THF (Tetrahydrofolate) riboswitch aptamer from Vagococcus silagei, 97 nucleotides, folded computationally. The sequence is in RNAcentral, with records from Rfam.

[in-house]
RNA sequence: GGUUGAGUAGAAACAGUGCGUUAAGUAUCGAAGAAUGGGAGGUUGUCUUCGAGCGAAAAGUUAUCAUAACUUGCGGUGCUGUUUCGCAUCUGCUACC
Numbered sequence: 001g002g003u004u005g006a007g008u009a010g011a012a013a014c015a016g017u018g019c020g021u022u023a024a025g026u027a028u029c030g031a032a033g034a035a036u037g038g039g040a041g042g043u044u045g046u047c048u049u050c051g052a053g054c055g056a057a058a059a060g061u062u063a064u065c066a067u068a069a070c071u072u073g074c075g076g077u078g079c080u081g082u083u084u085c086g087c088a089u090c091u092g093c094u095a096c097c
Stems, first nucleotide, its partner, number of pairs: 001097003005093001010085009019075003028052007038091003042087001058072006
């Protein structure tokens, strides 16, 4: 010097376990901020906070004496696990030549 590999935040599918269904959560927009392969740095990706707008699928069974429990659903629902995919810059790490 050349080739190669590892490794992020996250995304999708499946499974388990919850939450809500008396409406939170999710999603959208605006503002501010945080972290983000080993290091530096960073957004078009991710997350947090505030604000605005919009918005829903419930039903059954049992007991009780009017509340509770359970089950099946629903929600562009939380968390965990598995599999697959997976940083554009600079500079490092592994192996080989």
Taxonomically the source falls in Vagococcus (Bacteria, Bacilli, Lactobacillales, Enterococcaceae). Of the family's consensus pairs, 94% are formed in the model. Rfam family: THF (Tetrahydrofolate) riboswitch aptamer. Rfam's curators write: Tetrahydrofolate (THF) riboswitch was first reported for Ames et al. as an RNA motif in 5' untranslated (5'-UTR)regions of folate transport and biosynthesis genes in Firmicutes genomes.